Large-subunit ribosomal RNA, domain VI from an Acidimicrobiales bacterium, 267 nucleotides, folded computationally. RNAcentral holds the full RNA, with entries from ENA. Lineage of the source: Bacteria > Bacillati > Actinomycetota > Acidimicrobiia > Acidimicrobiales. Its mean pLDDT, the model's own confidence on a scale to 100, is 89.

[in-house]
Context: one part of a larger RNA
RNA sequence: CGCAGGAGAUCUGAGGAAGGCUGUCCCUAGUACGAGAGGACCGGGACGGACGCAGCUCUCGUGUGCCAGUUGUCCUGCCAAGGGCACCGCUGGUUAGCGACCUGCGGAAGAGAUAAGCGCUGAAGGCAUCUAAGUGCGAAGCUCGUUCCAAGAUGAGAUCUCCCACGGGGUUAACCCGGUAAGGCCCGUGGCCAGACGACCACGUUGAUAGGCCGGAGGUGUACGCACGGCAACGUGUUCAGCCGACCGGUACUAAUCGGCCGAGGG
Numbered sequence: 001c002g003c004a005g006g007a008g009a010u011c012u013g014a015g016g017a018a019g020g021c022u023g024u025c026c027c028u029a030g031u032a033c034g035a036g037a038g039g040a041c042c043g044g045g046a047c048g049g050a051c052g053c054a055g056c057u058c059u060c061g062u063g064u065g066c067c068a069g070u071u072g073u074c075c076u077g078c079c080a081a082g083g084g085c086a087c088c089g090c091u092g093g094u095u096a097g098c099g100a101c102c103u104g105c106g107g108a109a110g111a112g113a114u115a116a117g118c119g120c121u122g123a124a125g126g127c128a129u130c131u132a133a134g135u136g137c138g139a140a141g142c143u144c145g146u147u148c149c150a151a152g153a154u155g156a157g158a159u160c161u162c163c164c165a166c167g168g169g170g171u172u173a174a175c176c177c178g179g180u181a182a183g184g185c186c187c188g189u190g191g192c193c194a195g196a197c198g199a200c201c202a203c204g205u206u207g208a209u210a211g212g213c214c215g216g217a218g219g220u221g222u223a224c225g226c227a228c229g230g231c232a233a234c235g236u237g238u239u240c241a242g243c244c245g246a247c248c249g250g251u252a253c254u255a256a257u258c259g260g261c262c263g264a265g266g267g
Stems, first nucleotide, its partner, number of pairs: 001152001005163007015149004021049007033038001051106005059100004066093005071086006110144003117137004164266001166178004183262004187204005209255003212251005218244003225238005
């Protein structure tokens, strides 16, 4: 921009894409077959590999403004307690998120038409012949079936809901200008349902969107200070303490203020 008024939702599915793999073992059965050695079809079941999709309950990894321990040095006047730097100084753990080495699931079943192939009936050609007329079976393949995208499918589809037939100009015609409706955009607070930016999603005081604060979960692992014991290093008690990112809730304390723009009149 189009989709013959302007909007907000929800669908249909023309068409396209993805997927399509495979092993070992067991039962049938030591059966059929075979002198024996050996050893099935058909059918049923169990467990795997690779690949794919999803997820974070478990396990593991990461987790650079979480907690603790610790070395050197500088600083806060000193002690004590802390802070900076040294690869996050090093080390031990670790919430959320993200991930796989973790967990769940998938390839199908089924239907239709077929290929090679196997037939039935059957002439030309008194026989024979799957083929000439007719008719059946038959593949991981084809068309469906499963998943995803999808009406720019210009062949522009459908359903539901909302807004109304404004003012001025005009050869009263197209059309032009203007203010609006439903609605949309800008703007703002954010996103761990989204994301390079746009977009998408949530929210904007009729408010829990983010921060703060409060509570909980969870992580570290028993803080500082003081008391007691010890010459001291240190230990014990207070103390399952103290501190704490992202998680789950609550709460208007802070910030989403006030606003602006666009947007139909229906050949």